[in-house]
């Protein structure tokens, strides 16, 4: 290469959550690890807290399907 198998974006429904978002069901845009880890950068949210209080700042909350790094890992002809 080929074949088998895996995951599942947007969107819809339900649940949780302050939110971001997560989880379950449906659904497939894509993905060789789109498996796992927030360690570095980035980014989203801002409940609590703080402030100069219609607002601003801030992560102990998220994103691994933003990038880097770490750990583990399927098939593989000529």
């Nucleotide at each position: 290469a080929a074949a088998a198998g895996g995951c599942a974006a947007a969107c819809c429904c339900g649940u949780u959550g302050a939110a971001a978002a997560a989880c379950g069901g449906g659904g497939a845009c894509g993905c060789a690890c789109a498996a796992c880890c927030a360690c570095g950068g980035g980014u989203c949210u801002a409940a609590a807290g703080c402030g100069u209080u219609u607002c601003g700042c801030u992560a102990g909350g998220g994103c691994a399907g933003c990038c880097g790094g770490g750990u583990c890992g399927c098939c593989g002809a000529a």
A computed fold for a 78-nucleotide RNA from a marine sediment metagenome, annotated as c-di-GMP-I riboswitch aptamer. Of the family's consensus pairs, 100% are formed in the model. The sequence is in RNAcentral, with records from MGnify. It matches the Rfam family "c-di-GMP-I riboswitch aptamer". Rfam's curators write: GEMM was predicted in a large-scale screen for bacterial structured RNA regulatory elements.